[in-house]
Context: one part of a larger RNA
């Protein structure tokens, strides 16, 4: 390079925005760069291939042809690609009217629980476990009532329910703000898709500085268990968990399934709408758009399974894989305060 692949065998980038690039709807006219055909020049000779001939044959040699799949010039064609000019509305976007939502940021408020403090009642245990002990308690605990303080999380509603690009998002109210969907078919007129680099976002843990600290709780201490017990169980408990400003940039960041478009039998629930019909309302039925589930035709698949939300049938673009170990290691580069991240081998060995 070709070919084959990426749910689970190696392999989809954590996610988005977007530069270059690649690819790109219907239609009219032109140009002729790509494309196609003709002519012509060149493509040295030898060799290879074909035919004929010469050495008795062959090797070898001679002659002719073909080939040299290429390139230049020239003439022509205009379907396709491209370029230029014009038009269109189905793709895309804008507008108007509505709808749902834990989408985001900030501020304020609320109740339950918990812990602590103060006071009242009360008087011997409480707590914990498989059983115990450490621990707490006559300086009055546990229990119970009242008041106060504090921090964190928001039971029920809650739902294979909703929203978000992903990470993720759940008490209530307000302010600011992003996106989606439906209906009208009103406007623009291909403005599109993908996206190497790049930029932004990115759970938890961790780091820096400052605050905060109720509960929980790495480390640590003690009590048990045990042959031992640097554990599992128990009593405590520091970082942390929370907030503000920055850093880190990783996860089984998973649907282990990249994005977009088109096409391909069905059934049945859920969410947000729109339309029709039963005189009207409620409700039912039917049609339709988007989202999210289950079951399954064909097909696909090694099978499990998947199956209009494809892993089916096609097209476009990106990322990635190429036996196991060595190894996501070494080295170099680069980023980071560090921890470490990204990029990423080989010897050797099976």
């Nucleotide at each position: 390079c070709u070919g084959g692949g990426c749910u689970u065998a190696a392999a989809g980038g954590g996610u988005g925005c977007g530069u270059a690039g690649g690819c790109g709807g219907c239609u009219u006219g032109g140009c002729a760069a790509g494309u196609u055909g003709g002519g012509u020049g060149u493509g040295a000779a030898a060799g290879c291939c074909c035919g004929c001939a010469g050495c008795u044959c062959a090797a070898c040699u001679g002659c002719g042809g073909a080939a040299u799949u290429g390139c230049g010039c020239u003439c022509a064609a205009a379907a396709c690609u491209g370029c230029c000019a014009g038009g269109c509305u189905u793709g895309a976007g804008g507008g108007a009217a509505g709808u749902a939502g834990g989408g985001g940021u900030g501020a304020g408020c609320g109740g339950a629980a918990c812990u602590g403090a103060u006071g009242g009642u009360g008087g011997a245990g409480c707590g914990g476990u498989g059983a115990a002990a450490u621990g707490c308690g006559u300086u009055g605990a546990u229990a119970u009532c009242a008041u106060c303080a504090g921090g964190a999380a928001c039971a029920c509603c809650u739902g294979u329910g909703g929203c978000g690009a992903a990470a993720g998002c759940g008490g209530c109210u307000c302010a600011c703000u992003g996106g989606a969907c439906u209906u009208c078919u009103u406007c623009u007129g291909a403005c599109g898709c993908u996206g190497a680099g790049g930029c932004a976002c990115g759970a938890a843990a961790g780091c820096u500085a400052g605050g905060g600290u109720a509960g929980c709780g790495a480390a640590c201490a003690g009590g048990a268990u045990u042959a031992g017990a640097u554990a599992c169980c128990c009593u405590g408990g520091u970082a942390g968990u929370c907030c503000u400003a920055g850093c880190u940039g990783u996860a089984a960041a998973c649907g282990a399934u990249g994005a977009g478009c088109a096409c391909u039998u069905g059934g049945u629930g859920g969410g947000a709408g729109g339309g029709g019909u039963c005189c009207c309302c409620a409700u039912g039925c039917c049609c339709u758009u988007c989202c999210g589930g289950c079951c399954g035709a064909a097909g696909c698949g090694a099978a499990a399974g998947u199956g209009u939300u494809a892993a089916g049938u096609g097209c476009u673009c990106c990322g990635c894989c190429u036996g196991g170990g060595g190894a996501g290691u070494a080295u170099g580069g680069u980023c980071g305060c560090a921890a470490g991240g990204c990029u990423g081998a080989a010897a050797c060995u099976c």